SAM riboswitch aptamer (S box leader) from Guptibacillus hwajinpoensis, 108 nucleotides, folded computationally. The source organism's lineage runs through Bacteria, Bacilli, Caryophanales, Guptibacillaceae and Guptibacillus. Its Rfam family is "SAM riboswitch aptamer (S box leader)". Its family is annotated with regulation of gene expression in the Gene Ontology. The sequence is in RNAcentral, with records from MGnify. The coordinates come from a structure-prediction model, not an experiment, and the mean pLDDT is 86.
[in-house]
């Protein structure tokens, strides 16, 4: 770094720790009535593993496929739509669309 898919849902008045946070920059907001970090709890089906129910192959041992169930491994996640807007259209405007930037996950 590149490729697919997701990003309008969901998650604690709990310990430590102390000032900062919310990629970037602009806004706009959160924080000592305590940030960030870590611990614990919580969310959640991206892989993997169990497992159900079809369906289709079959050397009957299984193999693929779709739609679920499970949080048991690997991750992620836990204000505010990915806070919002950043570039284009298309609108009087509000806004809409589609993009680009980020993120996460899966492969190279």
């Nucleotide at each position: 770094u590149c490729u697919u898919a997701u990003c309008c849902a969901g998650a604690g008045a709990g310990g430590u720790g102390g000032a900062g946070g919310g990629a970037c920059g602009a806004g706009c907001c959160c924080u000592u009535u305590g940030a960030a970090g870590c611990c614990c709890g919580g969310c959640a089906a991206c892989c993997g593993a169990u497992u159900u129910u079809c369906a289709a192959g079959g050397u009957u041992a299984c193999u693929u496929g779709a739609a679920g169930a499970c949080a048991c491994g690997g991750u992620g996640c836990u204000a505010a739509u990915u806070c919002u807007c950043g570039c284009a259209g298309c609108a009087a405007a509000a806004g809409c669309u589609g993009g680009a930037a980020g993120a996460u996950a899966a492969g190279a």